[in-house]
Context: one part of a larger RNA
RNA sequence: GAACGAACGCUGGCGGCAUGCUUAACACAUGCAAGUCGAACGAAGGCCCUAGCUUGCUAGGUGUCCUUAGUGGCGCACGGGUGAGUAACGCGUGGGAAUCUACCCAGUAGAGGGGGACAACUCAGGGAAACUUGAGCUAAUACCGCAUACGUCCUACGGGAGAAAGCAGGGGACCUUCGGGCCUUGUGCUAUUGGAUGAGCCUGUGUUAGAUUAGCUAGUUGGUGAGGUAAAGGCUCACCAAGGCGACGAUCUAUAGCUGGUCUGAGAGGACGAUCAGCCACACUGGGACUGAGACACGGCCCAGACUCCUACGGGAGGCAGCAGUGGGGAAUAUUGCACAAUGGACGAAAGUCUGAUGCAGCAAUGCCGCGUGUGUGAAGAAGGCCUUAGGGUUGUAAAGCACUUUCAGUAGGGAGGAAAAGUAAGUAGUUAAUAACUGCUUACCCUGACGUUACCUACAGAAGAAGCACCGGCUAACUCCGUGCCAGCAGCCGCGGUAAUACGGAGGGUGCAAGCGUUAAUC
Numbered sequence: 001g002a003a004c005g006a007a008c009g010c011u012g013g014c015g016g017c018a019u020g021c022u023u024a025a026c027a028c029a030u031g032c033a034a035g036u037c038g039a040a041c042g043a044a045g046g047c048c049c050u051a052g053c054u055u056g057c058u059a060g061g062u063g064u065c066c067u068u069a070g071u072g073g074c075g076c077a078c079g080g081g082u083g084a085g086u087a088a089c090g091c092g093u094g095g096g097a098a099u100c101u102a103c104c105c106a107g108u109a110g111a112g113g114g115g116g117a118c119a120a121c122u123c124a125g126g127g128a129a130a131c132u133u134g135a136g137c138u139a140a141u142a143c144c145g146c147a148u149a150c151g152u153c154c155u156a157c158g159g160g161a162g163a164a165a166g167c168a169g170g171g172g173a174c175c176u177u178c179g180g181g182c183c184u185u186g187u188g189c190u191a192u193u194g195g196a197u198g199a200g201c202c203u204g205u206g207u208u209a210g211a212u213u214a215g216c217u218a219g220u221u222g223g224u225g226a227g228g229u230a231a232a233g234g235c236u237c238a239c240c241a242a243g244g245c246g247a248c249g250a251u252c253u254a255u256a257g258c259u260g261g262u263c264u265g266a267g268a269g270g271a272c273g274a275u276c277a278g279c280c281a282c283a284c285u286g287g288g289a290c291u292g293a294g295a296c297a298c299g300g301c302c303c304a305g306a307c308u309c310c311u312a313c314g315g316g317a318g319g320c321a322g323c324a325g326u327g328g329g330g331a332a333u334a335u336u337g338c339a340c341a342a343u344g345g346a347c348g349a350a351a352g353u354c355u356g357a358u359g360c361a362g363c364a365a366u367g368c369c370g371c372g373u374g375u376g377u378g379a380a381g382a383a384g385g386c387c388u389u390a391g392g393g394u395u396g397u398a399a400a401g402c403a404c405u406u407u408c409a410g411u412a413g414g415g416a417g418g419a420a421a422a423g424u425a426a427g428u429a430g431u432u433a434a435u436a437a438c439u440g441c442u443u444a445c446c447c448u449g450a451c452g453u454u455a456c457c458u459a460c461a462g463a464a465g466a467a468g469c470a471c472c473g474g475c476u477a478a479c480u481c482c483g484u485g486c487c488a489g490c491a492g493c494c495g496c497g498g499u500a501a502u503a504c505g506g507a508g509g510g511u512g513c514a515a516g517c518g519u520u521a522a523u524c
Stems, first nucleotide, its partner, number of pairs: 001524002006520005013371006019364002021329001026327003030324003035074003040071002043068004047063001048061006081282003090207007099199002104195007112146001114144002121136006152161003166187006174181002208254003215245003220242008257279004261272004284305005307318004335361001337360003343357001344355004374404004384395004408465001410460005418451001423445008468513005473494003479508005489496002
């Protein structure tokens, strides 16, 4: 000199853009952070309609209707947080073969015929609760057989194995038990191939310090066989051999998430790894598997442990390193805010629902950047202060006065852009038996903003509301007086102070930076 996720002291007008628990991976009250689908399914209730009459209940029905839990599907493995562990194929970079991949895209083939249950519900119990037991009824895109098998898998050329589901819209003939069949469109389903995306695995090389750590290793190193995995492999096991690593630093110990990058520096290098992005690891501590395309799963399950809470003492419940917030620790770090309007995600045919992701707002001079705190004129060089050789000098054009201006803040009014979609209607093309329905395109109409009293513009009034901090012995820009008297004190280094202190304290004056200025910590 630069720089900071900073803190402290004094001071503090506005705006934009960023950033904000570096410490206790300490413990957490409360609320929210993952749901959605009725176009998979049965049921209950409400609204509405029809009929009957006892006029408010009985039966039936309808719908893009509303509500509720349940079966079922998809999602919950993403997104969000943290850096404890890890010196490792963890990460970076370059290769590789023995793999899987839901949703998505393209292709091929198929979707035939049956069956039995379990929730919900009803009845009867148990329990303080959490919850739970028995009996009975029922549907499905839930479950299970049979058939079929282009392609697929196993075997190895004999053969063997394995699927499926419907739902919604519309309709001219024909059939009908009047429900529909049938046709057609969309979507879903099964098997399989290829792609895309994502993931698992192997490997060359690079990746902190210590030798006051020199030897380490028995599934250890290799082989055969078997098992296991989506997949190669001591991954696991049986047997056999006795290997494997190491001064090119094994093993052990300490420290540490890695990288793109950030800071500094002319560079080489050094230090760091907050925010943003990629990868990894973790989710109260330790272990385990289940489900699933994907987890050994933050807001899932089981076991053990510590802690907290409820209890009728028999037994139960919980996990903020999600967003806010609380206690604690600390020099130190924010609101128990608004909205799904945009972007993105989950589900859904869609409308839409959910989304503390995200978009915004709030707080903080924490940082960077910009603007303002007036402008011109004004010498009786006013008064006052300070100094003085007592003449004067200086503060100082500074003030007052006069003439202007109105940025920003304030008040009032106007006012973009972030909005394109979606929806409805018409036209047209495709599909089709079809002018219906559906899909695509075009046009028209209508509608959607948390921020928001937005940005921006105009008007109004009045200099009106807006300057401090550090320093002045040398380094280092800036000097005198008073007080003090090796005291009180200063200090980054040299050093000042013991009666004339430009070095302490105050004052006047000056210098530097400026909504900041200094100090401290840590980095180059």
RNAcentral holds the full RNA, with entries from ENA. Predicted 3D model of a 524-nucleotide part of an RNA (small-subunit ribosomal RNA, 5' domain) from an uncultured prokaryote.